[in-house]
């Protein structure tokens, strides 16, 4: 410089109205460490100051145990948990619609 760079309601119950409640389902960015949604750093989202403005320097940031192999593992294996921004919506959303055809920490070439 160029390219890429986030997945996921399925079944059935209740209702006038739910992929938003209830029962089972399903999902898991980057780098680092034995291989990780729950360790350790960082993007996102939200936020505060400065700047005209592009953009700079901050802030906040969810959630795991036990057992087994092993030199080594909160990473693998067994089991049993738990977690999940904002606006929106006939009824409350990690799964739907939006901001985003955005932004990104990075990755390859």
């Nucleotide at each position: 410089u160029u390219u890429c760079g986030g997945g996921g309601c399925g079944a059935g119950g209740u209702g006038a109205a739910a992929u938003u409640c209830c029962u089972c389902a399903c999902c898991g960015g980057u780098g680092g460490u034995a291989c990780a949604g729950u360790c350790c750093a960082c993007g996102a989202c939200c936020u505060g100051c400065c700047g005209a403005a592009a953009g700079g320097c901050g802030g906040c940031u969810g959630a795991a145990u036990c057992g087994g192999u092993g030199c080594a593992a909160u990473u693998c294996c067994g089991a049993u948990a738990c977690c999940g921004a904002c606006g929106g919506u006939u009824a409350a959303a990690g799964u739907c619609c939006g901001g985003a055809u955005a932004a990104g920490a990075g990755a390859a070439a």